The part of an RNA shown here (small-subunit ribosomal RNA, 5' domain) has 530 nucleotides and comes from an uncultured bacterium. The full RNA is in RNAcentral, with records from ENA.
Context: one part of a larger RNA
RNA sequence: AACGAACGCUGGCGGCGCGUCUUAAGCAUGCAAGUCGGGCGGCAAGGUGGUGCUUGCACCACCCUAGAGCGGCGGACUGGUGAGUAACACGUGGGUGAUCUGCCUUGAGGUUGGGGAUAGCCGGUAGAAAUACCGGGUAAUACCGGAUAAGCUCCUGCUGUUAUGGCGGCGGGAGGAAAGGGGCUGAGGCCCCGCCUUGGGAUGAGCCCGCGCCCCAUUAGCUGGUUGGCGGUGUAAAGGACCACCAAGGCGAGGAUGGGUAGCCGGCCUGAGAGGGUGAACGGCCACACUGGGACUGAGAUACGGCCCAGACUCCUACGGGAGGCAGCAGCUAAGAAUAUUCCGCAAUGGGGGGAACCCUGACGGAGCGACGCCGCGUGGGCGAGGAAGGCCGGAAGGUUGUAAAGUCCUUUUGCGGGCGAAGAAUAAGUGCGGCAGGGAAUGGCCGCAUGAUGACGCCAGCCCGCGAAUAAGCCCCGGCUAAUUACGUGCCAGCAGCCGCGGUAACACGUAAGGGGCGAGCGUUGUUC
Numbered sequence: 001a002a003c004g005a006a007c008g009c010u011g012g013c014g015g016c017g018c019g020u021c022u023u024a025a026g027c028a029u030g031c032a033a034g035u036c037g038g039g040c041g042g043c044a045a046g047g048u049g050g051u052g053c054u055u056g057c058a059c060c061a062c063c064c065u066a067g068a069g070c071g072g073c074g075g076a077c078u079g080g081u082g083a084g085u086a087a088c089a090c091g092u093g094g095g096u097g098a099u100c101u102g103c104c105u106u107g108a109g110g111u112u113g114g115g116g117a118u119a120g121c122c123g124g125u126a127g128a129a130a131u132a133c134c135g136g137g138u139a140a141u142a143c144c145g146g147a148u149a150a151g152c153u154c155c156u157g158c159u160g161u162u163a164u165g166g167c168g169g170c171g172g173g174a175g176g177a178a179a180g181g182g183g184c185u186g187a188g189g190c191c192c193c194g195c196c197u198u199g200g201g202a203u204g205a206g207c208c209c210g211c212g213c214c215c216c217a218u219u220a221g222c223u224g225g226u227u228g229g230c231g232g233u234g235u236a237a238a239g240g241a242c243c244a245c246c247a248a249g250g251c252g253a254g255g256a257u258g259g260g261u262a263g264c265c266g267g268c269c270u271g272a273g274a275g276g277g278u279g280a281a282c283g284g285c286c287a288c289a290c291u292g293g294g295a296c297u298g299a300g301a302u303a304c305g306g307c308c309c310a311g312a313c314u315c316c317u318a319c320g321g322g323a324g325g326c327a328g329c330a331g332c333u334a335a336g337a338a339u340a341u342u343c344c345g346c347a348a349u350g351g352g353g354g355g356a357a358c359c360c361u362g363a364c365g366g367a368g369c370g371a372c373g374c375c376g377c378g379u380g381g382g383c384g385a386g387g388a389a390g391g392c393c394g395g396a397a398g399g400u401u402g403u404a405a406a407g408u409c410c411u412u413u414u415g416c417g418g419g420c421g422a423a424g425a426a427u428a429a430g431u432g433c434g435g436c437a438g439g440g441a442a443u444g445g446c447c448g449c450a451u452g453a454u455g456a457c458g459c460c461a462g463c464c465c466g467c468g469a470a471u472a473a474g475c476c477c478c479g480g481c482u483a484a485u486u487a488c489g490u491g492c493c494a495g496c497a498g499c500c501g502c503g504g505u506a507a508c509a510c511g512u513a514a515g516g517g518g519c520g521a522g523c524g525u526u527g528u529u530c
Base pairs, nucleotide, nucleotide: 001529002528003527005526006525007524008523009522012377013376014375015374016373017372018370019369020335025333026332027331029330030329031328034073035072036071039070040069046063047062048061049060050059051058052057053056080288081287082286090212091211092210093209094208095207096206099205100204104201105200106199107198108197109196110195111194112146114144115143121136122135123134124133125132126131152175153174154173155172156171157170158169159168160167161166180193181192182191183190184189214260215259216258221251222250223249226248227247228246229245231243232242233241263285264284265283266282267278268277269276270275290311291310292309293308294307313324314323315322316321341367343366344365345364349363350361351360352359353358380410381409382408383407390401391400392399393398415467416466417465418464419463420462424457430451431450432449433448434447435446436445474519475518476517477516478515479500480499481498485514486513487512488511489510495502496501
């Protein structure tokens, strides 16, 4: 000097930050990932009308939609934690002629003709439940064949270029696609959103390599898929990643192997620097999601709020069997010196879904608590000597507290009460106007201008008025280091202490008082780093 601090005493306000460093211990409750009816079938309740009658029921039509279901996209993002990891995990610089990439963007082409099922639903069965099963029957942008198809994929001939499976040119053979929905219409089509194949881009990711990266040699030898080769398997992709066969290699004092410790970095703290320490908050990467293992789906996971198996633990049970995973936001228990509200809102920013309206969003924006930190402000200002009273010291003259108080004049930051009151809101749908592309027209598309809802915070901030010095000072120290001294009490006692050291009868060092010094809404102590 610094701190994610804690403890003691004290405590007025505001702004901006930060807040379980311990037990990756266990968790009640609520919320944290949904959305689309413009993909599909269908529709409870309700409303309107009608029919039938047994006057409150049945049926039919229309409107309106809830819940559930099939299907699509999203749940691989965001958010949390640091257990593990000494490793191509991370950092930095490269490689990929060894690769993938949904949505987005840009270019080319296509969107044809069929089929069979299955949830929901209806009927039924088993079960306490979770749930499971049987029969019937239905739809699709769900599923499956057929057609067509390229500069796509595979095989192959010739050929240019060159860096290995790169990029091209001319041929031959084989293979493989699709889905519809909505709007307008002059009924021909047109437009919008999609769907399929393919080239490029962007973004994201996989893999590989050089260098860097803690302690112990009281760890010196380690290694059998081990090291390499040939051929395969596997993958999006190189590879002993895996497999068969063959060879006998590979690493190591320039520290292998083993053990310990640890997420890494940008940074942060310190320091003149070099360096040392550190990795909270914010940002990037990695790893993990009760413990261990596994795959499925998918563009992407071996998936925190998905699945399966095993285990520990907790809960429900009709004892047959089931359910769960806060290292998300709050909150609880335990542990600890110690760390917050079961708050408000989607108004903004961002994300998911949707054509949109909109819905969801404990991300986020805010508020609350804590002097935990940094910064700012205040607790009043001027005048005021008979230097009042009181306290303390004293040789009793006086000294000191001390312009300090009182008193008087003033101010109103802050506080309390009242009033006014921005900005955070950009724009969306819609409406009006202008222009552009295309077109036979309309809806529509693109661009611009104007107008046009929406504020959690919030009784905000800020400004104005009223009231009244009113609401607001402590903590540590005074032997030397080190700034600031006297008195009394105590008597090696009680105690102090960072070091030297104080205390055994006059203690500037203990305790108290007065005075003084330092800092100040803080001041000290302890811990840790330089």